[in-house]
RNA sequence: CACGAUAAUGGCAAACCUAUCGAAAGGUGGGGACGCAAAGCUAAAGGGCCUUCCGAGAGAUGGCAGCCAGCUACCGAAU
Numbered sequence: 001c002a003c004g005a006u007a008a009u010g011g012c013a014a015a016c017c018u019a020u021c022g023a024a025a026g027g028u029g030g031g032g033a034c035g036c037a038a039a040g041c042u043a044a045a046g047g048g049c050c051u052u053c054c055g056a057g058a059g060a061u062g063g064c065a066g067c068c069a070g071c072u073a074c075c076g077a078a079u
Stems, first nucleotide, its partner, number of pairs: 002079001003076002011036002016031006034066001040071003046068002048064003052060002
């Protein structure tokens, strides 16, 4: 450095419920755990998906990082 234990210390939190913001996708707070070794950060570099608009396109709009990707990082069994 790769890698990722039925290890340690900690962390996050899907669905669903609830309050709230939004036209929507979806966001945020609370409850809740399906899972996660990056489920940390990045959507003003890229692919993909979703929303709405449209003159229907290789367009516009906003969103998703728990799809891929990029960047950074705790721990250290085996290899």